[in-house]
A computed fold for a 476-nucleotide part of an RNA from an uncultured beta proteobacterium, annotated as small-subunit ribosomal RNA, 3' major domain. The prediction has a mean pLDDT of 84. Rfam family: Bacterial small subunit ribosomal RNA.

Context: one part of a larger RNA
RNA sequence: UGACGGGGACCCGCACAAGCGGUGGAUGAUGUGGUUUAAUUCGAUGCAACGCGAAAAACCUUACCUACCCUUGACAUGUCAAGAAUUUUGCAGAGAUGUGAAAGUGCUCGAAAGAGAACUUGAACACAGGUGCUGCAUGGCCGUCGUCAGCUCGUGUCGUGAGAUGUUGGGUUAAGUCCCGCAACGAGCGCAACCCUUGUCAUUAGUUGCUACAUUUAGUUGGGCACUCUAAUGAGACUGCCGGUGACAAACCGGAGGAAGGUGGGGAUGACGUCAGGUCCUCAUGGCCCUUAUGGGUAGGGCUACACACGUCAUACAAUGGCCGGUACAGAGGGUUGCCAACCCGCGAGGGGGAGCCAAUCCCAGAAAGCCGGUCGUAGUCCGGAUCGUAGUCUGCAACUCGACUGCGUGAAGUCGGAAUCGCUAGUAAUCGCGGAUCAGCUUGCCGCGGUGAAUACGUUCCCGGGUCUUGUACA
Numbered sequence: 001u002g003a004c005g006g007g008g009a010c011c012c013g014c015a016c017a018a019g020c021g022g023u024g025g026a027u028g029a030u031g032u033g034g035u036u037u038a039a040u041u042c043g044a045u046g047c048a049a050c051g052c053g054a055a056a057a058a059c060c061u062u063a064c065c066u067a068c069c070c071u072u073g074a075c076a077u078g079u080c081a082a083g084a085a086u087u088u089u090g091c092a093g094a095g096a097u098g099u100g101a102a103a104g105u106g107c108u109c110g111a112a113a114g115a116g117a118a119c120u121u122g123a124a125c126a127c128a129g130g131u132g133c134u135g136c137a138u139g140g141c142c143g144u145c146g147u148c149a150g151c152u153c154g155u156g157u158c159g160u161g162a163g164a165u166g167u168u169g170g171g172u173u174a175a176g177u178c179c180c181g182c183a184a185c186g187a188g189c190g191c192a193a194c195c196c197u198u199g200u201c202a203u204u205a206g207u208u209g210c211u212a213c214a215u216u217u218a219g220u221u222g223g224g225c226a227c228u229c230u231a232a233u234g235a236g237a238c239u240g241c242c243g244g245u246g247a248c249a250a251a252c253c254g255g256a257g258g259a260a261g262g263u264g265g266g267g268a269u270g271a272c273g274u275c276a277g278g279u280c281c282u283c284a285u286g287g288c289c290c291u292u293a294u295g296g297g298u299a300g301g302g303c304u305a306c307a308c309a310c311g312u313c314a315u316a317c318a319a320u321g322g323c324c325g326g327u328a329c330a331g332a333g334g335g336u337u338g339c340c341a342a343c344c345c346g347c348g349a350g351g352g353g354g355a356g357c358c359a360a361u362c363c364c365a366g367a368a369a370g371c372c373g374g375u376c377g378u379a380g381u382c383c384g385g386a387u388c389g390u391a392g393u394c395u396g397c398a399a400c401u402c403g404a405c406u407g408c409g410u411g412a413a414g415u416c417g418g419a420a421u422c423g424c425u426a427g428u429a430a431u432c433g434c435g436g437a438u439c440a441g442c443u444u445g446c447c448g449c450g451g452u453g454a455a456u457a458c459g460u461u462c463c464c465g466g467g468u469c470u471u472g473u474a475c476a
Stems, first nucleotide, its partner, number of pairs: 001476002003473003007470007015460002019424005026315008034306002042053002064301007073127001077126002079123005086103007107116003129290002132288003138284002140279003143275001145273001150189006156165003169180003195267004200235007209225003213222002238261001241255005317417001321376007333364003338357002343352003383414001388409007430452007
């Protein structure tokens, strides 16, 4: 100087408390451990691994296993030789591949011979190739402490020196934020602001949007751009004003005006560093290793196994509910190998059909909870839906291992969950549906969107984590 303390003082955070809803019990989904297996590819392992890499494992993916094959190789550059390329087709084979047949002669230079480019095949070597090892050799990227308020430097001063001072102190703040003081005076990286979005208004613009007027079944048509909206520019909030407290300061408390008030809400943004944190399987890369194989191709299988254990979720156990009928209101997205209307067929998944749309125009698209009626009457039920049987639909060469969905039947566990444990402070929790990426098909996951919409916070003694000062130390 740090680190540590079941030392002290002060402060903060859904850290506790006050509340609301969960997890831990059930069934299922998914990931992991373990076990099994020819293989169940690999990585991630307290917080910070475990719906994680994977924003899609039937084949492919695929790295694993088995079998069958190749050896200058699936890919790159160089040398030589032959043939244009390419198309059609027979046989063997699970296929990769092997072996035949036929068609075909192009482009550039050149009178021709011939040469060249591109492509294919063959030969020999230099080499290719490796998701092989090492993340404890590395770059890059990322996680974490933590959006915590800290981390440092120059000059000066003090100390033999390591170092100290500044950065401590008194106030204050979300903040090393600001004020005052001070052997310090200044400065940098962080904080804040500048950026995006949302909340108010104005101006400009008015189609595909909107509709006060007329018209219509219908923004349909005329007229219009007032309003809504869209999207560009600007205004607006700064403790600016008033009162009080304070040290005459910084600031705090209350108020006015205002759409908004003291960082208005949300996001992006992550200092010096820590964890030899994670990644050599995104990529790049040193070293090591393989080179008729640890490289390459193909078919089938596996990654989907299942006495069990754990994590994260979904659905429930019901009446604030289930079912039936009627009826209302979003936002944000996506669409040409696409979204697919009307209409017809089917109980349905879906099929036919073909209009429109490269989309403020058309389509996905019916929002659901809600509201209005009816029914059920506390029951393993008209709750719950696992499992199984059967008949189908769709995608796709192909749904056996191993897809999703539909109809009918079947109806399991489950009556609110021990010790323990998680999230959340407001348009939040809870609850309800909708969309997107990936994608032929497949989602209870992820990323977004809106609808309905709470309760509680006395307080900081305690638990956890963090910051500042101080103290002790057989620690570095």